[in-house]
RNA sequence: UGCAAGUCGAACGGUAACAUUAGUGCUUGCACUAGAUGACGAGUGGCGAACGGGUGCGUAACACGUAUACAACCUACCCUUGACAGGGGGAUAGCCUUUAGAAAUGAAGAUUAAUACCCCAUAAUACUGCGAUCUCGCAUGAGAUUGCAUUUAAAACUCCGGUGGUCAAGGAUGGGUAUGCGUCCCAUUAGUUAGUUGGUGAGGUAAUGGCUCACCAAGACUUCGAUGGGUAGGGGUUCUGAGAGGAUGAUCCCCCACACUGGUACUGAGACACGGACCAGACUCCUACGGGAGGCAGCAGUGAGGAAUAUUGCACAAUGGACGAAAGUCUGAUGCAGCCAUGCCGCGUGAAGGAAGAAGGAUCUAUGGUCUGUAAACUUCUUUUAUAUACCAAGAAACCUAGAUACGUGUAUCUGGCUGACGGUAGUAUAUGAAUAAGCACCGGCUAACUCUGUGCCAGCAGCCGCGGUAAUACGGAGGGUGCAAGCGUUAUCCGGAAUUAUUGGGUUUAAAGGGUUCGUAGGCGGGAUAUUAAGUCAGUGGUGAAAGCCUGCAGCUUAACUGUAGAAUUGCCAUUGAUACUGGUAUCCUUGAGUAUACUUGAAGUUGGCGGAAUGUGUCAUGUAGCGGUGAAAUGCUUAGAUAUGACACAGAACACCGAUUGCGAAGGCAGCUGACUAAAGUACAACUGACGCUGAGGAACGAAAGUGUGGGGAGCGAACAGGAUUAGAUACCCUGGUAGUCCACACUGUAAACGAUGAUCACUCGAUAUUAGUCCUUCGGGAUUAGUGUCCAAGCGAAAGUGUUAAGUGAUCCACCUGGGGAGUACGGUCGCAAGAUUGAAACUCAAAGGAAUUGACGGGGGCCCGCACAAGCGGUGGAGCAUGUGGUUUAAUUCGAUGAUACGCGAGGAACCUUACCAGGGUUUAAAUGUAGGACGACAGUUCUGGAAACAGUUCUUUCUUCGGACGGCCUACAAGGUGCUGCAUGGUUGUCGUCAGCUCGUGCCGUGAGGUGUCGGGUUAAGUCCCAUAACGAGCGCAACCCCUAUCUUUAGUUGCCAGCGGAUAAUGCCGGGGACUCUAAAGAAACUGCCAGCGUAAGCUGAGAGGAAGGUGGGGAUGACGUCAAAUCAUCACGGCCCUUACAUCCUGGGCUACACACGUGCUACAAUGGUAGAGACAGAGAGCAGCCAUCGGGCGACCGAGAGCUAAUCUAUAAACUCUAUCUCAGUUCGGAUCGGAGUCUGCAACUCGACUCCGUGAAGCUGGAAUCGCUAGUAAUCGCGCAUCAGCCAUGGCGCGGUGAAUACGUUCCCGGGCCUUGUACACACCGCCCGUCAAGCCAUGGAAGCUGGGGGCGCCUGAAGUCGGU
Repeated sequence: UGCAAGUCGAACGGUAACAUUAGUGCUUGCACUAGAUGACGAGUGGCGAACGGGUGCGUAACACGUAUACAACCUACCCUUGACAGGGGGAUAGCCUUUAGAAAUGAAGAUUAAUACCCCAUAAUACUGCGAUCUCGCAUGAGAUUGCAUUUAAAACUCCGGUGGUCAAGGAUGGGUAUGCGUCCCAUUAGUUAGUUGGUGAGGUAAUGGCUCACCAAGACUUCGAUGGGUAGGGGUUCUGAGAGGAUGAUCCCCCACACUGGUACUGAGACACGGACCAGACUCCUACGGGAGGCAGCAGUGAGGAAUAUUGCACAAUGGACGAAAGUCUGAUGCAGCCAUGCCGCGUGAAGGAAGAAGGAUCUAUGGUCUGUAAACUUCUUUUAUAUACCAAGAAACCUAGAUACGUGUAUCUGGCUGACGGUAGUAUAUGAAUAAGCACCGGCUAACUCUGUGCCAGCAGCCGCGGUAAUACGGAGGGUGCAAGCGUUAUCCGGAAUUAUUGGGUUUAAAGGGUUCGUAGGCGGGAUAUUAAGUCAGUGGUGAAAGCCUGCAGCUUAACUGUAGAAUUGCCAUUGAUACUGGUAUCCUUGAGUAUACUUGAAGUUGGCGGAAUGUGUCAUGUAGCGGUGAAAUGCUUAGAUAUGACACAGAACACCGAUUGCGAAGGCAGCUGACUAAAGUACAACUGACGCUGAGGAACGAAAGUGUGGGGAGCGAACAGGAUUAGAUACCCUGGUAGUCCACACUGUAAACGAUGAUCACUCGAUAUUAGUCCUUCGGGAUUAGUGUCCAAGCGAAAGUGUUAAGUGAUCCACCUGGGGAGUACGGUCGCAAGAUUGAAACUCAAAGGAAUUGACGGGGGCCCGCACAAGCGGUGGAGCAUGUGGUUUAAUUCGAUGAUACGCGAGGAACCUUACCAGGGUUUAAAUGUAGGACGACAGUUCUGGAAACAGUUCUUUCUUCGGACGGCCUACAAGGUGCUGCAUGGUUGUCGUCAGCUCGUGCCGUGAGGUGUCGGGUUAAGUCCCAUAACGAGCGCAACCCCUAUCUUUAGUUGCCAGCGGAUAAUGCCGGGGACUCUAAAGAAACUGCCAGCGUAAGCUGAGAGGAAGGUGGGGAUGACGUCAAAUCAUCACGGCCCUUACAUCCUGGGCUACACACGUGCUACAAUGGUAGAGACAGAGAGCAGCCAUCGGGCGACCGAGAGCUAAUCUAUAAACUCUAUCUCAGUUCGGAUCGGAGUCUGCAACUCGACUCCGUGAAGCUGGAAUCGCUAGUAAUCGCGCAUCAGCCAUGGCGCGGUGAAUACGUUCCCGGGCCUUGUACACACCGCCCGUCAAGCCAUGGAAGCUGGGGGCGCCUGAAGUCGGU
């Protein structure tokens, strides 16, 4: 902005518009006239507008659902029946004239009609009043018959058929009212109500009724939840669920409520009325500023809001509605179309064949395979769909009309005709050609589906667990796969799973949960018998439970969705008939539950008096003298003014040793000297009395430890607070000295505790053993039985397990209380109680993914028990102080290469850095040093040599130089491909190694125990170096470890006898096994023997232990070595080596020269040498073992002070080479920075090596530092050990070696013992630890204010009550 409620001229007066007809004028196609006709604007009147359509604000209510009632009611149009319609009257709209206003809208005058309005008549089965008789009902009452009186009606139109009108009765339909039952959350809402509850009377209504009013009474509702607050339309249904339930109230149907907000009535059959009226208010619009207009929660549409929701379409053809006699008009109801994959259903995107398993892509164990994949290409076929063309519906039958029949105004039936928005739509046929048609999510587990790559706790993912820190199936991409499919995912919400609110169907010892205890009200539940009743209960029948929906059968659209039809279901409510076991009611009885009586017994049961002794403190007196007291040790404190101690006397308050216990009593809290009084209880025995009197117990009442509060007493000891002293980093604590409240009494309050058995009360049932308290009975005098308590152990059962187990946590019954993840929090707010402290009731926001229980295995403990180790102790010697050597840190540097870092790095990798090594730095080069192979090319060499530049590497250069059958061979060179990396990651790895630890442990099979994790074995009693062995044993065996087997060493035997040996025999020499010989001895090196607790004694069951035992070389593993379980430390090593991944490729590769790894304010580790007389120096003298040696060891001789040099035998080694030193003897030094000590520095040399400057070792001369035995602390060692002394070897040109690995010489001291420190093993215990105590974990805090609570104050909204003003309107008065 348009449309959605009009219609009727067959009610009326009429005629503005249109058309027709007639007439007039006449210019012949124009004007005028006529309600005359069809019709009809506006108007009167009738009917409709109260339906249909929309929405869910309000409403927790008789609103809705269901079942009843109305004897307390209404109902237009429709149907049936009866009766009737006679006469009269006055207006008014319209129209006309005038007039106000911008408009909306009016005002005045004249005139007019009706089925509009009014009056009179007639009238009853109507209304009202007064009666009579009869019948009926659950009650008020109702009905029938009948008498008298009162009041009230009508309209016309007509085609003459009728239609319409009035009264009355009935029906139907629609409504109104009342009642039973059902119908959300909050008790941190417990009391509400004055028209409130009832009565009488009146008014009002269609009708009952406090609906309203007057008067009277004081009631009414409520813990079975009133009142208040919050939320919400109700139902049929819908979703979910096995069901019970839980959630829901879109579409469709029924009911209700509402129509801008609030109020009000009018009209009408019906409204307090969505498209009517009036008033008030808010908002929008018009305006001439005076005043007016409006209400989309109708259909479209617009704006706004929002994550989000459509066309300002067609048609009344069908169905339905209003009006009309009808034609018909109206109908955004409705029928259709449009938009949207929003949902449901159906169809398609092709089908068959096709392996060179194509290409491409992806991937791998990469010559090749695997996947994509029969997928594609290709061949053949089909045409749903699509496109084009052609044909073309059903939905339509009525009304009406033409005709026919019964019949004849008309009605009914039949036949024909008329009518399609959708729509040229559905459908059908033909043609073309695989032609036109696939996406989305996911791929770590739940959960179907896996690889590559990028990224590197980043980017990101995530429903839960969680993924990502360089090998991500979890992030992003890709290939592949899986699921669904014109959809697929996400988000939100509801139910399910969730037995996680548990009626079905849970729990409360320790996980959340038993009230602190008892009494007791309401309530719930309740012993035996008989009778009766029939409320509960059960069965049958009747009514109802709308339709749609759900379910089943059948049917219609090609199928389905969808629809039609028939049935079933609707588990409910009401009524009625019957049954009577159980429950309930009533009545009568019973004794077993409960109580009472009688007799006896028991106790720290309670209340209140009296009495007692010990101890403590204080006071007085006395004795007596210097300390007392207290502690881990002290001090504060007391004391010469006489303490403590001791004695006597006196006083005070509190608590009651022994008995005393695993005891007893009490409802619980609790109760302890003796005794009196008062009170209560329990038990036993007996079976006399009552006769179910019982159990539990929401609210309620009483009691209720300690602390605390009030008032008044009391106050010895103890003792919060407080003070002082200690301890301590501090010590507002633990310890000590004091000490106030309090503790005690009386009265009053508080009302809580781990008030615990963490276990509510009562009743019944269910194996045993043992102890004990109070009784009773029996007895063979040993003991047994029984009742009531109190304990322990155990069976079945239960329990998550621990455990429980007649004192249940077992099996059942009744009642009460309580729980529903952790924190926030037993907090806040509100209420109640209290003098206060506080108690009780008791949330939410927010936050976390856990919190918790029981048990298991470890680990840990300033837990316990047992045991071991140079672990401590007992000893000896060191380190830490000095100088130097060496390694490390740090610093420095061009570089000071890298690694190792508590024990378990630091004389470690390195068993040997001047160059090399070498990995580092500076500078200069090279792009391939080398192996091998392939392919190609040029060449004749290769190699040696000369020279030049240069630091060298390297670059350039000179000279000499192959074979051949001419095919080629051979050789290097050049090119390409394969390299190289001590670059990173030891937290990707292999291998190797350290450490716990040479500690005695670590496991398995079968069996058994446990729901399980796990346990047992492996524990226990002994014993051992040992999980070594023995005994015992639900364990029996076994494995890896221990031990033994192996090597060296200690004794002997046999064999053998050179290079070793030499007793006896012989020879020789200055001397020597030098020689002949010898195997006796030593020795060498092969084989054996030997030691096993074997023997003896003692102890012991045994294993075994003890014994200076015997014997023996050796005695209890003889000594030493090798040997290292399962595992721990993400221990160490990518720089020995190997290797995954990553990184560099004219360089992070490689070559060369020089430098560096050797720096030096400093710190640490490991060593050497010392500080001296147990010594230094000088001289003389003696004794090893094990190794090494030819580019080597080197005798001997000569030179040099010496390092060494020059000659030069022997030895490839039991053959040759090397002074062993400490030690012994003699001499000297005489306690000093020295004849100790040797650093440092100067000079001169030797050797190795291409080369000793940075940066070698050694020699000689000179120099002669620190240091006089080392703080805190700390290391090694138990016997041929420590200590001390020298010798050798590897590496190696040489050597920074004082290091490492070996060898022998000399050769001690001490161990009472296991309390303590450290480490370890076994058993046990606690645990909130499991990254395992280097664990875990608590509180406070800067800043901020997101969430929640509080907050002086400021402010908005809502509600209740009271009061003031008071519109429209209704009723009444005048």
The prediction has a mean pLDDT of 83. Small-subunit ribosomal RNA from an uncultured Campylobacterota bacterium, 1374 nucleotides, folded computationally. The sequence is in RNAcentral, with records from Greengenes. Its Rfam family is "Bacterial small subunit ribosomal RNA".